SAM riboswitch aptamer (S box leader) from a marine eukaryotic metagenome, 107 nucleotides, folded computationally. The prediction has a mean pLDDT of 81. The sequence is in RNAcentral, with records from MGnify.
């Protein structure tokens, strides 16, 4: 660092004990025990095995990751539209699209 996905799916119990949700803002979670460990459960299909297809893929299945509140919780940057404005800049607590920061896998 390059590429692939990121609105879907999956919770129990011991144990700690005051913070957590990558950053910031807004907002939410939590002493009805949050975050994090451990045990067991389950999701999903990046790897990878097989099997139908046959260039698009679908299906099943063991290990290696992952992942089990909220769309990656939103938003951040920039276009487009839409709204205030006579019109321009300008603002938006609208809407869409890309993008960038993250995350996961693989190489």
């Nucleotide at each position: 660092c390059u590429c692939a996905u990121c609105a879907a799916g999956a919770c129990c119990g011991a144990c700690c004990g005051a913070g957590g949700g990558a950053c910031a803002g807004g907002c939410c979670c939590u002493u009805u025990g949050a975050c994090g460990u451990c045990g067991g459960g389950g999701c999903a299909a990046c790897c990878u095995u097989g099997a139908a297809a046959c260039u698009a893929u679908u299906c099943a299945g063991u290990g290696g990751u992952g992942c089990c509140a909220a769309a990656u919780c939103c938003u951040g940057c920039g276009a487009a539209g839409c709204g205030c404005u006579c019109a321009a800049a300008g603002c938006g607590c609208c809407u869409u699209c890309g993008g960038a920061a993250g995350a996961u896998g693989a190489g």